[in-house]
RNA sequence: CCGCGACAAGGGCAAACCCGGCGAAAGUCGGCGGCGCAAAGCUCUGGAGGCUACCGCUCGCACAGCACGACGUGCGGGCCACGCUAGUCCGGCUACCGAA
Numbered sequence: 001c002c003g004c005g006a007c008a009a010g011g012g013c014a015a016a017c018c019c020g021g022c023g024a025a026a027g028u029c030g031g032c033g034g035c036g037c038a039a040a041g042c043u044c045u046g047g048a049g050g051c052u053a054c055c056g057c058u059c060g061c062a063c064a065g066c067a068c069g070a071c072g073u074g075c076g077g078g079c080c081a082c083g084c085u086a087g088u089c090c091g092g093c094u095a096c097c098g099a100a
Base pairs, nucleotide, nucleotide: 004098005097012037013036018031019030020029021028022027035087041093042092043091046090047089048088049085050084051083056079057078058077059076060075061074062073063072
């Protein structure tokens, strides 16, 4: 220096629940709290998976309107990422300690 990861040492991070804020939601920030983590440090402007669906598209129903229709409003279903997830995985970058 590289790899590796101990019943080592010093430590670090912080799940769920709950409280408060933001958000349409997924989720996120702060507090509490510790499930766990040897990268549970950073990177979504490297790749994939998963989550949500405001907006948009589409279909149905109802109302309204009407010569027929179109348009509009409401409700419901489907699709959809520009949103989220790095504590889903792969990758990239950085890093304390030093047994085998």
The RNA shown here (c-di-GMP-I riboswitch aptamer) has 100 nucleotides and comes from a Gemmatimonadota bacterium.
It was read from a public genome assembly, where an Rfam model found it.